[in-house]
RNAcentral holds the sequence, with entries from ENA and SILVA. This is a predicted structure of a 1420-nucleotide RNA (small-subunit ribosomal RNA) from an uncultured Syntrophomonadaceae bacterium.
RNA sequence: GACGAACGCUGGCGGCGUGCCUAACACAUGCAAGUCGAACGGAGACAUAUCCGGCACUGCGUGUUUCAGAGCAGCAGGUGCUGGAACACGGAGAGCCGGGUAUGUCUUAGUGGCGGACGGGUGAGUAACGCGUGAGUGAUCUGCCCAUAAGAGGGGGAUAACAGUUGGAAACGACUGCUAAUACCGCAUAAGGUGUGGAAUUGAAGAAGGACACAUUAAAGGCGGCGACUGGGAACAGGCUGCCGCUUAUGGAUGAGCUCGCGUCUGAUUAGCUGGUUGGCAGGGUAAAGGCCUACCAAGGCGACGAUCAGUAGCCGGCCUGAGAGGGUGAACGGCCACACUGGGACUGAGACACGGCCCAGACUCCUACGGGAGGCAGCAGUGGGGAAUAUUGCGCAAUGGGGGGAACCCUGACGCAGCGACGCCGCGUGAGCGAAGAAGGCCUUCGGGUCGUAAAGCUCUGUUAUAGGGGACGAAAGAGGCGAGCCGGAGAAUGGCGAGUCAGUGACGGUACCCUAAGAGGAAGCCCCGGCUAACUACGUGCCAGCAGCCGCGGUAAGACGUAGGGGGCGAGCGUUGUCCGGAAUCACUGGGCGUAAAGGGCACGCAGGCGGCGCAAUAAGUCAGAUGUGAAAGACCGGAGCCCAACUGCGGAAAUGCAUCUGAAACUGUAGCGCUUGAGGGCAGGAGAGGGCAGUAGAAUUCCUGGUGUAGCGGUGAAAUGCGUAGAAAUCAGGAGGAAUACCGGUGGCGAAGGCGACUGCCUGGACUGGCCCUGACGCUGAGGUGCGAAAGCGUGGGUAGCAAACAGGAUUAGAUACCCUGGUAGUCCACGCCGUAAACGAUGGAUACUAGGUGUGGGAGGUAUCGACCCCUCCCGUGCCGGAGCAAACGCAAUAAGUAUCCCGCCUGGGGAGUACGGCCGCAAGGUUGAAACUCAAAGGAAUUGACGGGGGCCCGCACAAGCGGUGGAGCAUGUGGUUUAAUUCGAUGCAACGCGAAGAACCUUACCAGGUCUUGACAUCCACAGGAAGCCGGCGAAAGCAGGAAGUGCCUCGGAAGAGGAACUGUGAGACAGGUGGUGCAUGGUUGUCGUCAGCUCGUGUCGUGAGAUGUUGGGUUAAGUCCCGCAACGAGCGCAACCCCUGCUAUUAGUUGCUAACGGGAGAGCCGAGCACCCUAAUGGGACUGCCGGUGACAAGCCGGAGGAAGGUGGGGAUGACGUCAAAUCAUCAUGCCCUUUAUGAUCUGGGCUACACACGUGCUACAAUGGGUGGUACAAAGGGAAGCGAAGCCGCGAGGCGGAGCGGAUCCCAGAAAGCCAUUCUCAGUUCGGAUUGUAGUCUGCAACUCGACUACAUGAAGUCGGAAUCGCUAGUAAUCGCGGAUCAGCAUGUCGCGGUGAAUGCGUUCCCGGGCC
Repeated sequence: GACGAACGCUGGCGGCGUGCCUAACACAUGCAAGUCGAACGGAGACAUAUCCGGCACUGCGUGUUUCAGAGCAGCAGGUGCUGGAACACGGAGAGCCGGGUAUGUCUUAGUGGCGGACGGGUGAGUAACGCGUGAGUGAUCUGCCCAUAAGAGGGGGAUAACAGUUGGAAACGACUGCUAAUACCGCAUAAGGUGUGGAAUUGAAGAAGGACACAUUAAAGGCGGCGACUGGGAACAGGCUGCCGCUUAUGGAUGAGCUCGCGUCUGAUUAGCUGGUUGGCAGGGUAAAGGCCUACCAAGGCGACGAUCAGUAGCCGGCCUGAGAGGGUGAACGGCCACACUGGGACUGAGACACGGCCCAGACUCCUACGGGAGGCAGCAGUGGGGAAUAUUGCGCAAUGGGGGGAACCCUGACGCAGCGACGCCGCGUGAGCGAAGAAGGCCUUCGGGUCGUAAAGCUCUGUUAUAGGGGACGAAAGAGGCGAGCCGGAGAAUGGCGAGUCAGUGACGGUACCCUAAGAGGAAGCCCCGGCUAACUACGUGCCAGCAGCCGCGGUAAGACGUAGGGGGCGAGCGUUGUCCGGAAUCACUGGGCGUAAAGGGCACGCAGGCGGCGCAAUAAGUCAGAUGUGAAAGACCGGAGCCCAACUGCGGAAAUGCAUCUGAAACUGUAGCGCUUGAGGGCAGGAGAGGGCAGUAGAAUUCCUGGUGUAGCGGUGAAAUGCGUAGAAAUCAGGAGGAAUACCGGUGGCGAAGGCGACUGCCUGGACUGGCCCUGACGCUGAGGUGCGAAAGCGUGGGUAGCAAACAGGAUUAGAUACCCUGGUAGUCCACGCCGUAAACGAUGGAUACUAGGUGUGGGAGGUAUCGACCCCUCCCGUGCCGGAGCAAACGCAAUAAGUAUCCCGCCUGGGGAGUACGGCCGCAAGGUUGAAACUCAAAGGAAUUGACGGGGGCCCGCACAAGCGGUGGAGCAUGUGGUUUAAUUCGAUGCAACGCGAAGAACCUUACCAGGUCUUGACAUCCACAGGAAGCCGGCGAAAGCAGGAAGUGCCUCGGAAGAGGAACUGUGAGACAGGUGGUGCAUGGUUGUCGUCAGCUCGUGUCGUGAGAUGUUGGGUUAAGUCCCGCAACGAGCGCAACCCCUGCUAUUAGUUGCUAACGGGAGAGCCGAGCACCCUAAUGGGACUGCCGGUGACAAGCCGGAGGAAGGUGGGGAUGACGUCAAAUCAUCAUGCCCUUUAUGAUCUGGGCUACACACGUGCUACAAUGGGUGGUACAAAGGGAAGCGAAGCCGCGAGGCGGAGCGGAUCCCAGAAAGCCAUUCUCAGUUCGGAUUGUAGUCUGCAACUCGACUACAUGAAGUCGGAAUCGCUAGUAAUCGCGGAUCAGCAUGUCGCGGUGAAUGCGUUCCCGGGCC
């Protein structure tokens, strides 16, 4: 980037597409192939006409009977008229029902025709002429359609339907009888076809050719119109005419069959396969060639250019990706193929071996009366099932297309539409403009602010879309119909046909698209991401949990990586995730890779096939190149227009289609066939070199053994030993002998060989290479998959041999062990012959061949030249073998004419590490094993070269109390002190190898104090701000353990104003509210600062330049030298910085200045004392200078730096000591000195008080003190310091006390006074080797001092007590000179309390060969 997708979250509209990838799993239901009555006989319905039968009705006429009315003047009767009713007769009308006949219309079960072989579905099978592409068919067929030619005469017999009988549950039949055709069958005709024969002509012939002859072979009718002619009464028939159909033939078009070239996945851990198999002859079969089939004959056919077998798969146009070449794929659309429940078969037909046909078999489902039947959604919908997953049992034949029909028309789940799904592509919308008090709110914050953000609100607009109402299409024009100019046809007319124009009518979608109107910002935004890759950052929560993650990797308390929020980025009706493919991947490399060390050269050679191949000439045209023709379907892709508002989508045109085939041409190169050539290759001739190979023989040295002699107690072996050998005589030594193996010196990065490999000498046999010059052959060459041979050592087989050596084995040692290293023995084996094995770090880790490409220097073999008397030397060439080095190559290392350079040819091999050179299979082997050679699974690396460090029981150089040489300690004892541990209410916390542990702590009884118990406070013990009140402070006082809480008395100060009262203010106290205070709570792994340590070690870096692809190197390494990266020299480096050194302080000598409180040489005084006068020389004090620089001399070194010695000097090579600590390391130490981010706490983790604890005690360790004694202890006497401190201080003299101390108070803010007596030492004396006159722990008693207070828990004193301890195991520490050791003194802290610590001086050593070793460090 893409998708027939799926899943998660979300979802407004429309257009165009698209939608079972899985179970070719099973299917309910409906539909998906019918149509023609103008082929046929029937059947049915209807209509008309007519006939027959029946039914009921209407009105008319006549007659009879009866009733009524009026008239005949009146009554009775009668009569006529009029009207009603009933009956009979007559003729008429129209209706209904049934039947018959005829005609017409409609329907259609059957016969018949055409179509059900198309359209639609699916991808199971298939690795195949299945598909693609290009050819062939002289080896073929083709219904309907088109053109041309010809024909259609005359007959016949049946059979469905139907009727009857009958079987069966059904499906479905059986029998009898009747009937028609465009159904079926003869006959006639035969242009043509087919078959046979075959003339002319051509030809040498085979043959081509086909006149002609003979034989054989067709047909069907239907529907209209006309009415001149014939017949008829007419309709009409003959006839004529039109249309449809029929038959034969030829051709076309379309479709199909068959054949061939080329292309078409993986596996060789599938290497051999094949019997109709391969071919021939004859026959059969087919539309057609053919083993397609059969019989016979022959023995072939295929295969490393991959047969056979196995696995997988429908193929293509195309689609996705890619710069391309390629890689992947084969949904939708289009072409081909295959299939239709599974398997098999044929029938019909132009076409099938047939999805919705038949038959058989099988599985499954359904019906059944149990006898028997029915079915096939991989058609459209739909159902179940499977699955992560894939739609409606919709509308319509209006359009397009198909079947049938003359047509109307019928059928059509093809198709056109609609429905469902964001499944995909495309388009639109969810508003636009103005709007800063930058609102509220959220988030962050350095608290200032920032940001969401013109975003919102608000104002002004618009009206897409959605909603409602109204209007409202294109797609429709044909066919058929009406009118119809004109034309065809026909004798004419008509039917019929063509037909401009015209009329009417036909829409599933759909009241849809589209248009108008209305109101209203109204209904319409999400998803993923924000550590890097990769656009986008903060806060909080969490705390290696929860979780994330494509890779690297995040998360263990400050997470930009998890979760949430704010903000941001990306895309947007979608966004992410998963899956798959291509890309990046030059990571299978054709384009376009490699093999010395990263994976990778076969162990070496010979050689079949194959690949490649020298020079010249002419030929050919297979490859190659050019042009032309055909084809390369359409769609798609590309370009240009066009149509839907645009786009997606669609339509038109163009170009392209790299390919294949054919034709024509070119001839350089390759190939082919031919003729030549000599330089590649080979042969002949002449030489010399060699551990080349094989066989046989010979030699000497040495080891061992045997025999004998001499000889005596050891030998041998090792780090040291032991096992072993030896008094039965070893070892040693002499002589003789035996046997096997190997060949010292020569001997050499010398020689030979293909490699393995080859080493005494001689003989025989034999391979190869090299040199020289001439002759010969004439490309005979190079490489080499398979194949064959050779092939170290070890090992195996058979038989020999065996001196030495020596796996295994045994013993001895070593060791924690020691199945090892070491020692003593020792068997296979090592040796020979024959046969196997076939591997090695078989290595130059470098395949072979050929050509080319600067040099220098060795060496082996040979030849030539120059030169010489001659031999060398020297020069040139060839072959071999080394080193150095340039270009070039290479990741670098390096290679560099013996290439890893530049090229060509051929072979082998590699494709991340492990699993694994393993397993399985094959082949080989006697075995051991070899060869070929995977996968599952697992990892995010494995690896090369080089760089910088660090490390090493690696090397070189050097340093340090590092060792050594010494002195004194620690480790043993008691005590002190710190720590661990334990205990506890608490034993506060920290420090933990060196570099924690007498450390923070320079001093815990309270305080300190952070801990514990209990009592209390809550704006607080402490800071700032506000309000109110008070009056400062301070004093007394009840309760209480205290803190604290009541109460009481007294009563004022400071500043300003004011006459005063008073007011205000500062500071103070109290009360109140809240901001806040507070925290020795956490994190030293969030930090600053400070500190320790390596280490006072000599190092650590930079700029520029240079070198290197780079990391980096150089400088800084090297030669000297130093304490030193100190200095000198050299050098692709030249300079510089931080360190070293020096500058600073103390000290050692000295000068100057100064002279009190210091000093006293001289002078004076003094009883004494620098006490006084005096002095400032000395000492001293404390300020400033000088002095030391390898400056001088000698030697050495490189004419250097320097080193050694010497002189002088107080001091000599940094004089001694201190301060001073480079870049960095240890996440070293410290949040409890201080500071500080974040977190936590806020009537407590803050504050305060009393008491307790930090002082505990079975133990363990560190650091010290005191000792263990005579170099000592005790006692007495006596001498000499330095540096310090002193006012809430040091405290003298004197007095008291055994003493601690007390009283006392002089002097002193100090060179003046005090602390303050220094001690060891020295001089005496005592003790006499003992648990002591050593040692002082412990304990008792009595005291002193400090302090509010010494119980827990101080120090000291006196008296008494008198423990362990007699010099300390393993181990371990300090120190190199005024040092160690030893002796005392002082300070800080401090009321008091050092054995600690920091200082001070006194006395004052020993040793240092040296750098092998231990430790640490520096350089290479």
Its Rfam family is "Bacterial small subunit ribosomal RNA". The coordinates come from a structure-prediction model, not an experiment, and the mean pLDDT is 84.